Predicted 3D model of a 145-nucleotide RNA (FMN riboswitch aptamer (RFN element)) from Alteribacillus iranensis.
The source organism's lineage runs through Bacteria, Bacillati, Bacilli, Caryophanales and Alteribacillus.

RNA sequence: CGGUACCUUCGGGGUAGGGUGAAAUUCCCAACCGGCGGUGAUAAAACAUUUGUUUUUUAGUCCGUGACCCGUAGGGGGUAAUCCUUACGGUGGAUCCGGUGAAAUUCCGGAACCGACAGUACAGUCUGGAUGGGAGAAGGAACAA
Numbered sequence: 001c002g003g004u005a006c007c008u009u010c011g012g013g014g015u016a017g018g019g020u021g022a023a024a025u026u027c028c029c030a031a032c033c034g035g036c037g038g039u040g041a042u043a044a045a046a047c048a049u050u051u052g053u054u055u056u057u058u059a060g061u062c063c064g065u066g067a068c069c070c071g072u073a074g075g076g077g078g079u080a081a082u083c084c085u086u087a088c089g090g091u092g093g094a095u096c097c098g099g100u101g102a103a104a105u106u107c108c109g110g111a112a113c114c115g116a117c118a119g120u121a122c123a124g125u126c127u128g129g130a131u132g133g134g135a136g137a138a139g140g141a142a143c144a145a
Base pairs, nucleotide, nucleotide: 003143004142006140007139008138009137010136017029018028019027031125032124033115034114035065036064037063038062043056044055045054046053047052060113061112069090070089071088072087073086074085075084076083077082095111096110097109098108099107117128118127119126
């Protein structure tokens, strides 16, 4: 440094202001937000030195992935309805134009667009399942080589 299996901790943000109405953070005007890994020409630092090397860093809309929902199989509880749990599968939103350049859906400028389910006056932002789950991140100790 890598492998196997284990433990601990961490692990999501957001309707200001106004209109209509009996009632809307749900409609209308407007405002605000962007999980995790990868890619990456941005930016910074260090080293070497004239052109590189290393480290950190750069996408809501690119490539994957998680939550939600549906199904199959195994295990457990229950008289049953059906519930819990593990593995696997399915479903699963949205970007263009201009500029620079050898190269950009990632940089710069501009204009767009998207966001599970249940509840409720129609919800990305309120309340709820959720003191849950989770992609993953950091650390620890063990084993073998």